[in-house]
RNA sequence: AGAGUAGCCAAGGCGCGUUAAGUGUUGCGAAACGGGACGUUGUUCGCAAACGAAAGGGAUCUUUCCCUGCGGUGCCGCGGCGCGUCCGCU
Numbered sequence: 001a002g003a004g005u006a007g008c009c010a011a012g013g014c015g016c017g018u019u020a021a022g023u024g025u026u027g028c029g030a031a032a033c034g035g036g037a038c039g040u041u042g043u044u045c046g047c048a049a050a051c052g053a054a055a056g057g058g059a060u061c062u063u064u065c066c067c068u069g070c071g072g073u074g075c076c077g078c079g080g081c082g083c084g085u086c087c088g089c090u
Stems, first nucleotide, its partner, number of pairs: 001090002007081003012076004016071003025049007035087005055068005
C1' cells in the first nucleotide's frame, strides 16, 4: 500500500397486496456483525403501542382471469458503495 464483514443504493426479473397484509414510526428486550480484541455505525428478530393507503379499465358471466396504475410491498439481483484503533492476512 491492498483485500475482505454486517449491510446500503440500485438496472433488471419473478411475485404479494389493493377484501390492507406488507412497509414506515416509537418504546422494551435479544441476536449476529472484516480472522482476533475493544468499540462505532448500520442490520435482523420478538413483544407492545400509536398512525395509516389509489384505484381505473377489459374479458368471463358469477367467480375467476387479464391490462394499466398504486404500495416508503416480498425474494433474487448486473453494477456501485461499505470498519475507527491495535494485531493478523497479501
Predicted 3D model of a 90-nucleotide RNA (THF (Tetrahydrofolate) riboswitch aptamer) from a mouse gut metagenome.
Its Rfam family is "THF (Tetrahydrofolate) riboswitch aptamer". About the family: Tetrahydrofolate (THF) riboswitch was first reported for Ames et al. as an RNA motif in 5' untranslated (5'-UTR)regions of folate transport and biosynthesis genes in Firmicutes genomes.
The RNAcentral record of the sequence draws on MGnify.
Of the family's consensus pairs, 93% are formed in the model.